[in-house]
RNA sequence: UGCCGAAUCCCGCGCGGUACGCCGCCGGGAGCGGGGGAACCGUUGGAACGGCGUCGAACACCGUUCCAGGGGCGAAUCGGGCACAGGACUCAGCCCGUAGCGCCGCUCUUUCGGCGCGAGCCCGUCAGCUAACCCCGCAGGCUCGAGAAAGAGA
Repeated sequence: UGCCGAAUCCCGCGCGGUACGCCGCCGGGAGCGGGGGAACCGUUGGAACGGCGUCGAACACCGUUCCAGGGGCGAAUCGGGCACAGGACUCAGCCCGUAGCGCCGCUCUUUCGGCGCGAGCCCGUCAGCUAACCCCGCAGGCUCGAGAAAGAGA
């Protein structure tokens, strides 16, 4: 020797601004992050019908249709209580926990101790995995006095 996060770096006789240190925009590249997408494998519950089966049925299994939708980014999920309302459930509010995540100042690993977060947004009936291939993003935000031990390292 800042931190969270993929959200950084470089290039251009490019454009604009400038306090002349640079800044913004556009285009390109690298790197990083994410989504879609075969085969193989995998694939919730309920109802109806058909098949299979049987002497006739039933269970199981297979198929079709319908119902409950489902999914993505992110650590950000799940549960309980209170209040409102109400026949009941759910939702919005508050509180307490919690899966999980982050911080404690050079970096990494482990243990102990302490602190904080535990949001928000999007797709639109469609998405499992996934080679080839296709598409998208590189934004925002935040403080504070800085713990202990062991090991490795710049």
Molecule: c-di-AMP riboswitch aptamer (ydaO/yuaA leader)
Organism: soil metagenome